[in-house]
RNA sequence: GAUCUUGUAGCGCAGAGGCUAGCGCGCUGGACUUCUAAUUCAAAGGUCCCGGGUUCGAAUCCCGGCAAGGGUA
Numbered sequence: 001g002a003u004c005u006u007g008u009a010g011c012g013c014a015g016a017g018g019c020u021a022g023c024g025c026g027c028u029g030g031a032c033u034u035c036u037a038a039u040u041c042a043a044a045g046g047u048c049c050c051g052g053g054u055u056c057g058a059a060u061c062c063c064g065g066c067a068a069g070g071g072u073a
Stems, first nucleotide, its partner, number of pairs: 001072001003070005010025004018056001028042004049065005
């Protein structure tokens, strides 16, 4: 240089055009306990990497950029 993959909550991930974007772990608060742990209930937390396009409708499709990774010369 050209090429492929990936980018979604603090972390690991799902979501493959349509109802309010979810799951596990973690964090916070309550219950329980002599205390801690465990268990249990609840709540918070998201510009879906950025910009544009297609569409009635985009996390999802298309284009460009950025970042990380793989193989290649």